[in-house]
RNA sequence: AGUGAGUCGGGCGAUCGCCCCGCAAGGGGAGGAAAGUCCGGGCUCCACAGGGCAGGGUGGCCGCUAACGACGGCGCGGAGCGAUCCGCGGAAAGUGGCACAGAAAACAGACCGCCCGAAAGGGCAAGGGUGAAAUGGCGGGGUAAGAGCCCACCGGCGCGCGAGUGAUCGCGCGCGCACGCUAAACCCCACCCGGAGCAAGACCAAAUAGGAGGGAGAGUGGCCCGCUCAAAUCCCUCGGGUAUGGUCGCUCGAGCCGGCGAGCAAUCGCUCGGCCUAGAGGAAUGAUCGCCACCCGCAAGGGUACAGAACCCGGCUUAUAGACUCACU
Numbered sequence: 001a002g003u004g005a006g007u008c009g010g011g012c013g014a015u016c017g018c019c020c021c022g023c024a025a026g027g028g029g030a031g032g033a034a035a036g037u038c039c040g041g042g043c044u045c046c047a048c049a050g051g052g053c054a055g056g057g058u059g060g061c062c063g064c065u066a067a068c069g070a071c072g073g074c075g076c077g078g079a080g081c082g083a084u085c086c087g088c089g090g091a092a093a094g095u096g097g098c099a100c101a102g103a104a105a106a107c108a109g110a111c112c113g114c115c116c117g118a119a120a121g122g123g124c125a126a127g128g129g130u131g132a133a134a135u136g137g138c139g140g141g142g143u144a145a146g147a148g149c150c151c152a153c154c155g156g157c158g159c160g161c162g163a164g165u166g167a168u169c170g171c172g173c174g175c176g177c178a179c180g181c182u183a184a185a186c187c188c189c190a191c192c193c194g195g196a197g198c199a200a201g202a203c204c205a206a207a208u209a210g211g212a213g214g215g216a217g218a219g220u221g222g223c224c225c226g227c228u229c230a231a232a233u234c235c236c237u238c239g240g241g242u243a244u245g246g247u248c249g250c251u252c253g254a255g256c257c258g259g260c261g262a263g264c265a266a267u268c269g270c271u272c273g274g275c276c277u278a279g280a281g282g283a284a285u286g287a288u289c290g291c292c293a294c295c296c297g298c299a300a301g302g303g304u305a306c307a308g309a310a311c312c313c314g315g316c317u318u319a320u321a322g323a324c325u326c327a328c329u
Base pairs, nucleotide, nucleotide: 001329002328003327004326005325006324007323008322010292011291012290013289014288015287016286018029019028020027021026031306035317036316038315039314040313041312042311043197044196045195046194050225051224052223053222055193056192057191058190059189060074061073062072063071075088076087077086078085079084089188090187094186095185096182097181098180111128112127113124114123115122116121136154137153139151140150141149155177156175157174158173159172160171161170162169163168201248202247203246204245211238212237213236214235215234216233217229218228219227220226255275256274257273258272259270260269261268262267293304294303295302296301
């Protein structure tokens, strides 16, 4: 100078309040992202969710997991001196697109140029020029000039053998070479996905008067099938009445800290030790004072990032003043 991981995110005390638990004494009370709601799961109801169509998602391989688009290891390609970082099915099924510039942006074609020729005309694609991208690269031979036209090497494709669970790699042989780019364009292939969400949903109490009229089986909410319930019920209008209640779901859980063991790791196991860490419900987690730390300011004084639970977890992404640790180049 850089690369990759990770930690903390003002501290202590006093007083007054608020929410929850508790008879009381007393105890507990925001986060690493509680956020965005972008993925995945648990839980609940509807067939513990079944078939088809439509639709959506994922995309190297192998693991890990409750599951995933997360994570780990590996493979290939690219960037970098390096630590390290970034990317990943198919463009030799089909359709479409490729601005500007350029002759030409793809069944081909020729502006300058090169060659033959007196010219007309013909041959060519090496070089120039344009572009994000130009029809394998480079060297030699060859030729009128040229060209995989021929040859070596590299690249590509096909086949075989070997290594590997696999992506893939190595070796050998063959083919002058056919395949521009684009799939976060349609599409194709493989795999996955039922829907709705804690206002889910369950229970208790009261009410819905055997009211009148009209209509219809109802539920499963993309559609069809199917399934479940069913002669009761459901919907609309009119009239009347009860109430905008209470309890549960609700936080002890794929839990947290430490130890040991398996594994490169993600992760998993333990008959091991310790811990309990908001659970309210229009919503508490606050304010003041003192001391200390840091920042701004000459000082008085001011400030301490981003933000803030709403059923719960695993991730991702985004925001974050400042301080610190480790490993590596």
Predicted 3D model of a 329-nucleotide RNA (Bacterial RNase P class A) from a soil metagenome.
The RNAcentral record of the sequence draws on MGnify.
Rfam family: Bacterial RNase P class A. About the family: Ribonuclease P (RNase P) is a ubiquitous endoribonuclease, found in archaea, bacteria and eukarya as well as chloroplasts and mitochondria.
Model confidence (mean pLDDT): 78 of 100.